[in-house]
c-di-GMP-I-GGC riboswitch aptamer from a Deltaproteobacteria bacterium, 91 nucleotides, folded computationally. Its Rfam family is "c-di-GMP-I-GGC riboswitch aptamer". A reference for the family is Kulshina et al. (2009), "Recognition of the bacterial second messenger cyclic diguanylate by its cognate riboswitch", Nat Struct Mol Biol. Model confidence (mean pLDDT): 81 of 100.
RNA sequence: UUAGAUAAAGGCAAACGACUCGAAAGAGUGGGACGCAAAGCCACUGGCCUAAAUCCAGGAUUCAGAGGAUACGGCGGCAGGGUUGCCUGAC
Repeated sequence: UUAGAUAAAGGCAAACGACUCGAAAGAGUGGGACGCAAAGCCACUGGCCUAAAUCCAGGAUUCAGAGGAUACGGCGGCAGGGUUGCCUGAC
C1' cells in the first nucleotide's frame, strides 16, 4: 500500500422498552441484541424522512381542524466521498 474475516484480542449496537429533549423526523442515557470488517468520525454529493416558522388555497369573521409547497431540521445502520484505526495474509 492492498486484500480479507475463518483465527485471536476485542469493539459497536437494530427492533423493543424506561426516562429526558424536540412541533415532528429524530437525538441522548440505562437496559437489550438484529446485525456490522470500520455499524469509528465528518452532512461535501445524491437519496430518503419530518414541516415548527413561512407561503398558497379554502371555511368563517366567534373560531377550529384539515390540504399543498418548502429545510435553515434530521438520517453516517441508504449509497458515494473524505479522514483515522485493531488483527492476519500478500507485495